[in-house]
Context: one part of a larger RNA
RNA sequence: AGCGCAAGGGGAAUGCCUUGGCACUGGGAGCCGACGAAGGACGCAGCAAUCUGCGAAAAGCCGCGGGGAGCCGAAAGCAGGCGUCGAUCCGCGGGUAUCCGAAUGGGGAAACCCGGCUGAGCAAUACUCAGUCAGCGUAUGGUGAAUCCAUAGUCAUACGCGGGGAACCGCCCGAACUGAAACAUCUAAGUAGGGCGAGGAAAAGAAAUCAACCGAGAUUCCGCAAGUAGUGGCGAGCGAACGCGGAGCAGGCCAAACCGGGGAUAGAAAUAUCCGCGGGGUUAGGACGGCGCACGGUAUUGGCGAGGGUUAGCGGAAGGACAUGGGACGGUCCACCAGAGAGAGUGAUAGUCUCGUACGCGAAAACCCGAACCAGCCAGCCGUAUCCAGAGUACCGCCGGGCACGUGAAAUCCGGUGGGAACGCGGGGGGACCAUCCUCCAAGCCUAAAUACUACCCAGUGACCGAUAGCGUAUAGUACUGUGAAGGAAAGGUGAAAAGAACCCCGGGAGGGGAGUGAAAAGAACCUGAAACCUUGUGCUU
Numbered sequence: 001a002g003c004g005c006a007a008g009g010g011g012a013a014u015g016c017c018u019u020g021g022c023a024c025u026g027g028g029a030g031c032c033g034a035c036g037a038a039g040g041a042c043g044c045a046g047c048a049a050u051c052u053g054c055g056a057a058a059a060g061c062c063g064c065g066g067g068g069a070g071c072c073g074a075a076a077g078c079a080g081g082c083g084u085c086g087a088u089c090c091g092c093g094g095g096u097a098u099c100c101g102a103a104u105g106g107g108g109a110a111a112c113c114c115g116g117c118u119g120a121g122c123a124a125u126a127c128u129c130a131g132u133c134a135g136c137g138u139a140u141g142g143u144g145a146a147u148c149c150a151u152a153g154u155c156a157u158a159c160g161c162g163g164g165g166a167a168c169c170g171c172c173c174g175a176a177c178u179g180a181a182a183c184a185u186c187u188a189a190g191u192a193g194g195g196c197g198a199g200g201a202a203a204a205g206a207a208a209u210c211a212a213c214c215g216a217g218a219u220u221c222c223g224c225a226a227g228u229a230g231u232g233g234c235g236a237g238c239g240a241a242c243g244c245g246g247a248g249c250a251g252g253c254c255a256a257a258c259c260g261g262g263g264a265u266a267g268a269a270a271u272a273u274c275c276g277c278g279g280g281g282u283u284a285g286g287a288c289g290g291c292g293c294a295c296g297g298u299a300u301u302g303g304c305g306a307g308g309g310u311u312a313g314c315g316g317a318a319g320g321a322c323a324u325g326g327g328a329c330g331g332u333c334c335a336c337c338a339g340a341g342a343g344a345g346u347g348a349u350a351g352u353c354u355c356g357u358a359c360g361c362g363a364a365a366a367c368c369c370g371a372a373c374c375a376g377c378c379a380g381c382c383g384u385a386u387c388c389a390g391a392g393u394a395c396c397g398c399c400g401g402g403c404a405c406g407u408g409a410a411a412u413c414c415g416g417u418g419g420g421a422a423c424g425c426g427g428g429g430g431g432a433c434c435a436u437c438c439u440c441c442a443a444g445c446c447u448a449a450a451u452a453c454u455a456c457c458c459a460g461u462g463a464c465c466g467a468u469a470g471c472g473u474a475u476a477g478u479a480c481u482g483u484g485a486a487g488g489a490a491a492g493g494u495g496a497a498a499a500g501a502a503c504c505c506c507g508g509g510a511g512g513g514g515a516g517u518g519a520a521a522a523g524a525a526c527c528u529g530a531a532a533c534c535u536u537g538u539g540c541u542u
Base pairs, nucleotide, nucleotide: 001541002540003539004538005537006536007535008534009533015527016493017492020465021464022462023461024460025459026458027457028456029454030453031164032163039100040099041098042055043054044053046078047077050074051073061094062093063092064091065090066089070082071081072080105114106113107112115133116132117131118130119129120128121127135161136160137159138158139157140156141155142154143153168199169197170196171195172194173193179186183233209216210215220247221246222245223244224243230238231237251446252445253444254390258279259278260277262275263274264273265272266271285388286387287386288383289382290381291380296378297377298376301375302374303373307369308368309367310366311365313361314360315359319334320333321332322331335352336351337341343355344354345353395419396418397417398416399415400414401413405431426441427440428439429438430437480487481486500526503514504513505512506511
């Protein structure tokens, strides 16, 4: 030195475990904010660094309920207190709520600095405290320039707005990689991304729709139609509709004609034009004329509110003995309950030990849903002469966009630009266009439900993970990195119980040896404790 045996060190794999995750299901809830949010800064405990809670009334104050023996958070300790005169704790309501932050009196390098006005304390014009003072929009009123009337401006009052939010939604802007086995039309894709805005959903929505000579009857969503018809460097690809079956169902209001009354402008006035208001009216058209005044309807607007639910809780069956063992929940023997043999815990595997579970019960207060009823609102038939029925609109040319449809024979829809109608004896559509026929009534508005999503709350589930897994985090957006935007870890396990090793010895200590605890040192560098790697002893070989 090598090989072997034995014993260690080292190391953290593995096994077992789970406080944490992941995915989903069923309910609930779905916005918060100038009444100052989201998010923070700084404080608050007798001793208090961190987290949690709270806000100078500061781990808390008041009221009403629940609950019933302990309590003063995680978190021990010292000290001191509280509680059956009902504390701690739980629920509901209220009070307080520094400073920053939309941040809003002004400023500002966020959590700081400096003011005005009114009031209070005070001898005080000092100081302190309380309240208040941003901007914009709309409405109304006052005031009021250049400039006569006026207008602009300005002031006051009231209401609103501002900022935040996981995804979902609407609108606007809008890529590239990629695919086409290259690439340009095309695709990816109106996706990613950016902006604005809204709601608990949003959007859409009551036919100028389809259909086909039969008919249907708003919108949305799902299944089929159908990968069909089409479209397409007819490549890659893209990809309907009619119709059918389902979910869910709901329809309303203006403008105008006409009636009434008000204002403005022009004018001496008659009058004309315009503006705003009330009635009327809305496509089974209406106005207008005649008859009629009630049957009825109401998701819509409000009230009342039977009843139900949510936010604390309460009751809730039934097992003992023996032996083993540190310990019985395992074994043996004999029982019992079951509307409960889901589950968790307890010193090993528990229906009958604990918490629960089935089942049943419960609210002073707040909130949600909500039948019935009441109010409010709506609400008829006949007639046709005249009148009304959404204009720089429809439509056309050119250029784009969007429709499954790439300009095509390209309708329909939207925008820009230039032109520019008709008026119900009218107008749009039926995939160029024309006729016939059918069908509908644009150029105004609103509208639940079925649908989408899940930051949040409750209950539950898993041929999901089990600490290099599962979220990045068994917690941490921490430590750390970066000027910054931003990036971003590692790290779990003594034991049933601290019973966490009194005391003695060596040592400066660390550590160790006894003693003691414990079932076991599992001894805190703590369950198990593999391998690499490093030692010691010994056998053999050289």
A computed fold for a 542-nucleotide part of an RNA from a Bacillota bacterium, annotated as large-subunit ribosomal RNA, domain I. Taxonomically the source falls in Bacillota (Bacteria, Bacillati). It was read from a public genome assembly.